This is a predicted structure of a 73-nucleotide RNA (transfer RNA) from a Clostridia bacterium. Rfam family: tRNA. By type it is a transfer RNA. It was read from a public genome assembly. Its mean pLDDT, the model's own confidence on a scale to 100, is 82.
[in-house]
RNA sequence: GCUAGUGUAGCACAGUCGGUAGUGCAGCUGAUUCGUAAUCAGCAGGUCGAAAGUUCGAGUCUUUUCACUAGCU
Numbered sequence: 001g002c003u004a005g006u007g008u009a010g011c012a013c014a015g016u017c018g019g020u021a022g023u024g025c026a027g028c029u030g031a032u033u034c035g036u037a038a039u040c041a042g043c044a045g046g047u048c049g050a051a052a053g054u055u056c057g058a059g060u061c062u063u064u065u066c067a068c069u070a071g072c073u
Base pairs, nucleotide, nucleotide: 001072002071003070004069005068006067007066010025011024012023013022019056027043028042029041030040031039049065050064051063052062053061
C1' cells in the first nucleotide's frame, strides 16, 4: 500500500425483511436474614465509533472517515 472483518449500556454480546434498542454480569433500591452471602422483586444506565446520503421511517441500506484485528504484498 491492497483486501476482509469488528465497532451497540461499565464489561461480554443479541438485534431476522428497514418500523418505539434488548439479554447476561456488574451498579442502585427494597424484601428476606440477628448480620453477611445467596435468593426474589424493582430501578437506573445508550445520540448504536464519527460525518453525510437514500427513505414517511436507518443499529440495519449506500458513500466517506476513524480505531482495532486478520490476511496479502